[in-house]
RNA sequence: CUCAUCCAGAGGGGCAGAGGGAUCGGCCCGUAGAAGCCCCGGCAACCCGGCACUGACCACGUCUUCGCGUCUCCGCGGGACGGUCGGUGGCCACGGUGCCAAUUCCGACCCGCGUUGCGGGAAAGAUGAG
Numbered sequence: 001c002u003c004a005u006c007c008a009g010a011g012g013g014g015c016a017g018a019g020g021g022a023u024c025g026g027c028c029c030g031u032a033g034a035a036g037c038c039c040c041g042g043c044a045a046c047c048c049g050g051c052a053c054u055g056a057c058c059a060c061g062u063c064u065u066c067g068c069g070u071c072u073c074c075g076c077g078g079g080a081c082g083g084u085c086g087g088u089g090g091c092c093a094c095g096g097u098g099c100c101a102a103u104u105c106c107g108a109c110c111c112g113c114g115u116u117g118c119g120g121g122a123a124a125g126a127u128g129a130g
Base pairs, nucleotide, nucleotide: 001130002129003128004127005126006125011040012039013038014037015036019029020028021027023108024107025106026105041100042099043098046096047095049092050091051090052088053087054086055085056084057083058082061081062080063079064078066077067076068075069074104124109121110120111119112118113117
């Protein structure tokens, strides 16, 4: 820089000792213990891997209780297996990451509406893959 996702899900213990929720505003969390570090546990399914179903293409090979032919151990076609590339709110979860208060906590910029507000989109950020 590009692409995808971000209203689901999942916490205990030890050390530590005042901050944390990216930024700013709000609003929260925190001495009934924040950040950070360690241990154990869990969630999820982005990547790796495996499986199922399925689409397109290939057609070298194998098989065929299928069809046709001048019906033969032959030929052509069909089908199954096979190969390549994809798809699925699919399944699994040993491995690489990530994550385990609040929708990415809400807003910030733009648009719409029935305008204390609601809805949509962007920006920014996070994570993964390249």
Source information:
RNAcentral holds the sequence, with entries from MGnify. Predicted 3D model of a 130-nucleotide RNA (SAM riboswitch aptamer (S box leader)) from a soil metagenome. Its Rfam family is "SAM riboswitch aptamer (S box leader)". Its family is annotated with regulation of gene expression in the Gene Ontology. Of the family's consensus pairs, 97% are formed in the model.